The prediction has a mean pLDDT of 83. This is a predicted structure of a 103-nucleotide RNA (SAM riboswitch aptamer (S box leader)) from an Acidobacteriota bacterium. It was read from a public genome assembly, where an Rfam model found it. Of the family's consensus pairs, 94% are formed in the model. Rfam family: SAM riboswitch aptamer (S box leader). Rfam describes the family as follows. The SAM riboswitch is found upstream of a number of genes which code for proteins involved in methionine or cysteine biosynthesis in Gram-positive bacteria.
RNA sequence: GACUUAUCAGGAGUGGCGGAGGGAACGGGCCCGUUGAUUCCACAGCAACCAGCCCCCUAUGGGCUUGGUGCUAAAUCCCACAGGGCAAUCUGGAAGAUAAGUU
Repeated sequence: GACUUAUCAGGAGUGGCGGAGGGAACGGGCCCGUUGAUUCCACAGCAACCAGCCCCCUAUGGGCUUGGUGCUAAAUCCCACAGGGCAAUCUGGAAGAUAAGUU
C1' cells in the first nucleotide's frame, strides 16, 4: 500500500517552537487565523478499539486504565452522488479517519 470487519451528532487544552495560510480531496458554503492559526514538540487530559488484570447473573455483560494505538474547534464542519420530500430536511452510498485482523 491492498483487503475484511466495527465505529464515527458524545468526550477531552495549556505551554513552547514557528510565521501564513488552514479546516483530507476539485467545486460551493461556513468557519479558524498576525489577539499568531494549521503543522511539530512537551506536559496534561479524553476515550476504551486491542492486550493485560479483576468481577460476574456467563452475555453481544461490567469494572480498572497498566501496556499498544487513537483523539483533544465546529456532525468526519456542512453540501456534493442516489432515492423520498414543494421545502426545511431524512435515508443510503462514495470518499475519508481510527481500531483489530489478513496479505